Bacterial RNase P class A from a Synergistota bacterium, 335 nucleotides, folded computationally. Rfam family: Bacterial RNase P class A. Its family is annotated with dimeric ribonuclease P complex, ribonuclease P activity and tRNA processing in the Gene Ontology. The organism belongs to Synergistota, within Bacteria. RNAcentral holds the sequence, with entries from ENA.
RNA sequence: GGAGUAUCCCAUGCGAUCGCUCCUUUCCAAGGAGAGGAAAGUCCGGGCUCCACAGGGCAGGACGCUGGAUAACAUCCAGUGGACGCAAGUCCAGGAGAGUGCCACAGAGACAUACCGCCUUCUUUGAAAGAAGGUAAGGGUGAAAAGGUGGGAUAAGAGCCCACCAGCCGCGGGGCGACCCGCGGGCUAGGCAAACCCCGUCCGGAGCAAGGCCAAGUAGGGAGGGUUGAGGCUGCCCGCUGACCUCCGGGUAAGGCCGCUUGAGGACGAGCGCAAGUUCGUCCUUAGAUAAAUGAUCGCGCAAUACAGAACCCGGCUUAUGGGGUGCUCUCGUU
Numbered sequence: 001g002g003a004g005u006a007u008c009c010c011a012u013g014c015g016a017u018c019g020c021u022c023c024u025u026u027c028c029a030a031g032g033a034g035a036g037g038a039a040a041g042u043c044c045g046g047g048c049u050c051c052a053c054a055g056g057g058c059a060g061g062a063c064g065c066u067g068g069a070u071a072a073c074a075u076c077c078a079g080u081g082g083a084c085g086c087a088a089g090u091c092c093a094g095g096a097g098a099g100u101g102c103c104a105c106a107g108a109g110a111c112a113u114a115c116c117g118c119c120u121u122c123u124u125u126g127a128a129a130g131a132a133g134g135u136a137a138g139g140g141u142g143a144a145a146a147g148g149u150g151g152g153a154u155a156a157g158a159g160c161c162c163a164c165c166a167g168c169c170g171c172g173g174g175g176c177g178a179c180c181c182g183c184g185g186g187c188u189a190g191g192c193a194a195a196c197c198c199c200g201u202c203c204g205g206a207g208c209a210a211g212g213c214c215a216a217g218u219a220g221g222g223a224g225g226g227u228u229g230a231g232g233c234u235g236c237c238c239g240c241u242g243a244c245c246u247c248c249g250g251g252u253a254a255g256g257c258c259g260c261u262u263g264a265g266g267a268c269g270a271g272c273g274c275a276a277g278u279u280c281g282u283c284c285u286u287a288g289a290u291a292a293a294u295g296a297u298c299g300c301g302c303a304a305u306a307c308a309g310a311a312c313c314c315g316g317c318u319u320a321u322g323g324g325g326u327g328c329u330c331u332c333g334u335u
Stems, first nucleotide, its partner, number of pairs: 001331010012301007020034005036307001040318002043316005048207004060203005065079005080093005094198002099196002101192003115139002117135006147165006166188001168185007211258004221248005227242001231241003263285001265284008
């Protein structure tokens, strides 16, 4: 210098003039504040509000290696196993021996076989062909065909035997755990659960257009339930009526106020922790519009020219995008 990989920061600063929204105020003036890292997507999780609810069950949904963090999560951190990559790194993750199901076509055969081939015997003057038996190493078909490589044995082969591996099982040791290490054993029938399913854990519903208050205004009109309890009519029963609940119908309003911004908030420092984070201390206060507010001009500086505008609030993920930095890996060259 090139190629890659992981991660961090910024998204212009200062001053002046005019303009817009909110807050404070003596309501004249003046002062203060005023869109993002993604505000986007609405993909997750919550806070908050209302309804339901004793608890449990069924159904439905979500998640799925282990241990932690967190208000919680499908997020984040650390680790374990596997795949890809020269590497830094990136991605994946319960169960196929509980059961059911699928694997087209090709192929002999896809929870199953013998097409070609190899070997032995018979037939034959000899060969070829044919027949019987053995075989699953080699070839073929296929995405996938009875664990892999090498050797021995065999008529020819085959875990038939042996060595080294992979898988499975048993024992011992280490670890909170996923798992790892060592020894031994027999020889071994696939894949798909993002197919139905099984196992484990968790989950009530709706959503700021949630939900309240005020104003306004009609017909308290009709139907049904209800009499538990401590309403009333009579001590009891029945009945009637009222509070209360549900539905139908008509009218008013389409307005104003709250919710509405102090937050699981931010900055700095110290301790604990591998880390994600957490505890303590000090300091700061940072938009609340409601048809929708931050725009224009000038000067100086500057790497900021892009993607792009809050609408109850926050923690993540995904997507779009301009610029600046740092660590690490590989490679080329120089000293």
Model confidence (mean pLDDT): 75 of 100.